The RNA shown here (c-di-GMP-I riboswitch aptamer) has 86 nucleotides and comes from a Desulfobacterales bacterium. Taxonomically the source falls in Desulfobacterales (Bacteria, Pseudomonadati, Thermodesulfobacteriota, Desulfobacteria). Rfam family: c-di-GMP-I riboswitch aptamer. About the family: GEMM was predicted in a large-scale screen for bacterial structured RNA regulatory elements. The coordinates come from a structure-prediction model, not an experiment, and the mean pLDDT is 88. The sequence was found by an Rfam model in a public genome assembly.

RNA sequence: CGCGUGAACAGGCAAAUCCGUUGAAAGGCGGAGGCGCAAAGCCACGGAUCUAAAGCACAUGCUGCCAUGAUCGCCGGGCUGCCCGA
Numbered sequence: 001c002g003c004g005u006g007a008a009c010a011g012g013c014a015a016a017u018c019c020g021u022u023g024a025a026a027g028g029c030g031g032a033g034g035c036g037c038a039a040a041g042c043c044a045c046g047g048a049u050c051u052a053a054a055g056c057a058c059a060u061g062c063u064g065c066c067a068u069g070a071u072c073g074c075c076g077g078g079c080u081g082c083c084c085g086a
Base pairs, nucleotide, nucleotide: 003085004084006083012037013036017032018031019030020029021028022027035073041079042078043077045076046075047074048071049070050069055065056064057063058061
């Protein structure tokens, strides 16, 4: 440097749920919690999904469309990286 079907060690992250907070919402953040994770570290770049405030539409409403919002713990890609070689 590459590979690993990740066995052990050290350290790490933290789903649901609950509380608080923020946001139009999806969601984010903090605390408790611990389902899981070898990139569950980082980047919305491609796909996918969620939301629909503003805007647009007309059928005027529990309406439709729409991302500039969101998810990297959905998949792919890019960058970086701990322990180990059972």